Bacterial RNase P class A from a Dehalococcoidia bacterium, 387 nucleotides, folded computationally.

RNA sequence: CCAGGCCGCCGGGCGGUCGCGGCUUCCGGCUAGUACGGGAGUCGAGGAAAGUCCGGGCUCCGCGGGACAGGGCGCUGGGUAACUCCCAGGCAGCGCGAGCUGACGGAAAGCGCACAGAAACACACCGCCAACCCGCCGACCAUGUGUUGUUCGUGGCCGGCGGCGGUAAGGAUGAGAUGGUGCGGUAAGAGCGCACCAGCGGUCGGGCGACCGGCCGGCUGAGCAAGCCCCGCCCGGAGCAAGACCAAAUAGAGAGGCCACGGCUCGUCCCGGGCCGCCUCCGGGUAGGUCGCUCGAGGCGGCGGGUAACCGUCGUCCCAGAUGGAUGACCGCCACCCGACGCACCACCGUCGGGUACAGAACCCGGCUUACAGGCGGCCUGGCGAU
Numbered sequence: 001c002c003a004g005g006c007c008g009c010c011g012g013g014c015g016g017u018c019g020c021g022g023c024u025u026c027c028g029g030c031u032a033g034u035a036c037g038g039g040a041g042u043c044g045a046g047g048a049a050a051g052u053c054c055g056g057g058c059u060c061c062g063c064g065g066g067a068c069a070g071g072g073c074g075c076u077g078g079g080u081a082a083c084u085c086c087c088a089g090g091c092a093g094c095g096c097g098a099g100c101u102g103a104c105g106g107a108a109a110g111c112g113c114a115c116a117g118a119a120a121c122a123c124a125c126c127g128c129c130a131a132c133c134c135g136c137c138g139a140c141c142a143u144g145u146g147u148u149g150u151u152c153g154u155g156g157c158c159g160g161c162g163g164c165g166g167u168a169a170g171g172a173u174g175a176g177a178u179g180g181u182g183c184g185g186u187a188a189g190a191g192c193g194c195a196c197c198a199g200c201g202g203u204c205g206g207g208c209g210a211c212c213g214g215c216c217g218g219c220u221g222a223g224c225a226a227g228c229c230c231c232g233c234c235c236g237g238a239g240c241a242a243g244a245c246c247a248a249a250u251a252g253a254g255a256g257g258c259c260a261c262g263g264c265u266c267g268u269c270c271c272g273g274g275c276c277g278c279c280u281c282c283g284g285g286u287a288g289g290u291c292g293c294u295c296g297a298g299g300c301g302g303c304g305g306g307u308a309a310c311c312g313u314c315g316u317c318c319c320a321g322a323u324g325g326a327u328g329a330c331c332g333c334c335a336c337c338c339g340a341c342g343c344a345c346c347a348c349c350g351u352c353g354g355g356u357a358c359a360g361a362a363c364c365c366g367g368c369u370u371a372c373a374g375g376c377g378g379c380c381u382g383g384c385g386a387u
Base pairs, nucleotide, nucleotide: 001383002382003381004380005379006378007377008376009375010374012334013333014332015331016330017329018328020044021043022042023041024040025039026038027037028036046358050369051368053367054366055365056364057363058239059238060237061236070235071234072233073232074231075089076088077087078086079085090104091102092101093100094099105230106229110228111227112224113223125171126170127167128166129165133163134162135161136160137159138158140156141155142154143153144152179197180196181195182194183193184192198220200217201216202215203214204213205212206211243291244290245289246288252282254281255280256279257278258277262276263275264274265273266272298317299316300315301314302313303312304311305310335356336355337354338353339352340351341350342349
């Protein structure tokens, strides 16, 4: 210098003008309070506020115990309020490497596994073999009866064919064919024997553990559990539109009072009574308002413990709370990036033009995932060059 890996951070700055929301305070107006108008001070989005995918706090409802169903999770140790998250480690895969990735319990409980293939936990399609047994044929040898001789019978050996068979080494099918490679062995083969490797069991040692290493043994029982299943652990429901309070309006066979007014009724009239009604209160809860609401598993810094995640302690700070929903717009200067031009290429410098992302809190917090113009820092790896 080039190419990369991991960890962490920033994500425009300053000034001016106008504007918006919260809080405090002052002024105006009003009998006074709330509300309203104006002024001043102060605070006012994020690393993801996003997706709403996990986990918790908080709130209300439910809840005798057990079992089943259903869902989630699944190597080990640690962190945490909790987690499916994080840290450290083991194992496996990938990478020359720094490092990265991981549904990573169980296939000797059972079921299932298309197509192809002979056969997918029990199989011979092709091929290979012909040692043993049976049959047939042929050559040779021996022997028997008999013959002029051929023929014939019996036995042996060799060769060929067939049967009964052996064989999972090779071919073919397949994701997968019953441990792998090699040597021996065999009729041909085969863990049949041996060596190494893998797996399983035992034993010794190391590690808290996952696991790792040594030795011994018989040789070996396919794969998929991200198909069902088995094992272990965890899980009540709904969510701030939770929930609580105040309360116009409307519904009330709630209580008291009055028959003063209107209507009906006790057959008619007076009086008296009852009902509707009227008045007051209660209850109720819609519109609306208030609380919940932001001081919290909080931020920053120091020290200490721990490899780390994280924890402890001390100091310090207060840092949005809207509810049609504020946090913005314009101008100037600067910063960064890109392009063009100028200078003798490049670089520097200058001028001009363009760009500065993704995205916007709504009860709060811990994670995960996704989006993001541009930039910074630290540690490490590989390559090239120079000294």

Annotation:
The coordinates come from a structure-prediction model, not an experiment, and the mean pLDDT is 76.